[in-house]
Molecule: RNase P RNA; transfer RNA
Organism: Chloroflexota bacterium
């Protein structure tokens, strides 16, 4: 210097003008205005795929069914997120990728093509009997080494055996499972020793097995204001007992506690009927919840790291048809036009709605640090 | 905000692990002086997009896009 690979940080800047929403100080003032001052979108504010803060239903209970998630160990408020590592695969290499529990539990599937897809014998190989003078060719049996078929077919190589073969045996190799020893918390490495076991794949197939998971969402919830009209239909069983009008306790029967069942419990009804459906009506407002929070930055300390501790400083958007803009000037990047220097033109994805942790998509370019592989050159 | 459905030739739609039916359209020939009907034949298909499990994906498993429908307030 090429080319790559990783991890980070930024995403126009500064100065005037004019406007928009929130805060606080005045001043007017009837709603509300005017003035001054401060603050005002992001790296993803998106998607809404996760996982939690909140709030309400029981201080969220059992059990079944349903869902999720799957190598290990940390981290966390949790998590399907992260860090580190073990095993796998990829790449000469920095790295990078993996839904990475169980098909030797039990069901299922595996088209087509093949004899056979888990089971077998189509071609060969042998062997006995039969027919033929022979070449052969017919039946019976044995065999799985070699042909073929297929995506996949009982490990593999040499020997030994046999009529011919085969882990049938035998020697190495390799995988598997059982016992042990060592290292490591562990997932796992490795070493010894037994066993010829030699077993096809698929679990993003049901299902097994561990482990979470209770339901619903700020339109939760609370408070206040205004306004209306109700009405038809279903629906269950009552009994005892105090009191004797109304009511209250206990059994029982109903409903309802936000998409499944059953038991548990809360409430409420129980014939003047809770609740359910249906049609009709009103409202379309205000305040809270709301933004100081698992917060931001900077420092030392712990820890390989995620992360966590303890100081200091700091206040950083709340709108509700929904504010955060738009114009000039100069400056900085790219781009095209003409010689220097100047003119045009462009500066991406997007854009807060309860808050936060993450993942996931979608972004023009800019910078900064580690690292590899080559190449030059001292 | 919380749930559901869907996406297959120009249009409708079948198929939900085994290599994409069927109707209308289209085009070609026959029939006819011509059209149309009707007969033969035939072409159109990255199954919304990537990825990714399996030998083999529309068909399963993530992620993304698009379009449609449904509840929610007071008596």
């Nucleotide at each position: 210097c090429c080319u790559g690979c990783c991890g980070g940080u930024c995403g126009g800047g500064c100065g005037g003008u004019c406007g928009c929403g929130g805060g606080c100080g005045u001043c007017c003032a009837g709603a509300g205005g005017g003035c001054g001052u401060u603050c005002g979108a992001g790296g993803a504010a998106a998607g809404u795929c996760c996982g939690g803060a909140c709030u309400c239903c029981a201080u969220a209970g059992g059990g079944c069914g349903c869902g999720g998630u799957g190598c290990u160990g940390g981290c966390u408020a949790a998590c399907g997120g992260c860090c580190a590592g073990g095993c796998g695969g990829g790449g000469u290499g920095a790295c990078c990728c993996g839904a990475c529990g169980g098909c030797a539990a039990g069901u299922g599937c595996c088209a087509c093509a093949g004899a056979g897809a888990c089971a077998a014998a189509c071609c060969g190989c042998c062997g006995g009997c039969c027919c033929g003078c022979g070449a052969g060719g017919g039946u019976c049996g044995g065999u799985a080494a070699g042909g073929g078929u297929g995506a996949a077919a009982a490990g593999g190589u040499g020997g030994u055996g046999u009529a011919a073969g085969a882990g049938a045996c035998c020697a190495c190799c390799g995988g598997c499972g059982g016992g042990u020893c060592u290292g490591g918390c562990g997932a796992c490495a490795g070493g010894c020793c037994c066993g010829g076991c030699c077993a096809g794949g698929c679990a993003a197939a049901c299902c097994c097995c561990a482990c979470c998971g209770g339901g619903a969402g700020c339109a939760a919830g609370g408070c206040c204001a205004a306004g209306c009209a109700g009405g038809a239909g279903g629906a269950a069983a009552g009994g005892c007992g105090c009191a004797a009008c109304a009511g209250c306790g206990c059994c029982g029967g109903g409903a309802g506690g936000c998409g499944g069942c059953c038991c548990g419990u809360c409430u409420c009804c129980u014939u003047u009927g809770a609740c359910c459906u249906c049609c009709g009506g009103g409202u379309g407002g205000g305040c809270u919840g709301c933004u100081a929070g698992a917060g931001a930055c900077g420092g030392c300390g712990g820890g390989c790291a995620a992360c966590c501790g303890c100081c200091g400083u700091c206040c950083c958007a709340g709108a509700u048809g929904g504010a955060u803009g738009g114009c000039c000037g100069c400056c900085c990047c790219c781009c095209u036009c003409g010689u220097u220097c100047g003119a045009g033109g462009g500066g991406a994805c997007a854009g807060a709605a309860u808050c936060c942790g993450g993942c996931u998509u979608a972004c023009a370019g800019a910078c900064c640090g580690a690292c590899a592989g080559g190449g030059c050159u001292c | 905000u919380g749930g559901g459905g869907u996406g297959u030739g120009g249009c409708c739609a079948a198929g939900c692990g085994g290599u994409a039916a069927g109707g209308c359209g289209c085009c070609u020939g026959a029939c006819u002086c011509u059209g149309g009907a009707u007969c033969a034949g035939g072409a159109g298909a990255u199954c919304g997009a990537a990825g990714g499990u399996u030998c083999g994906a529309a068909u399963c498993c993530u992620u993304c896009c698009g379009c449609c429908c449904c509840a929610g307030c007071c008596a």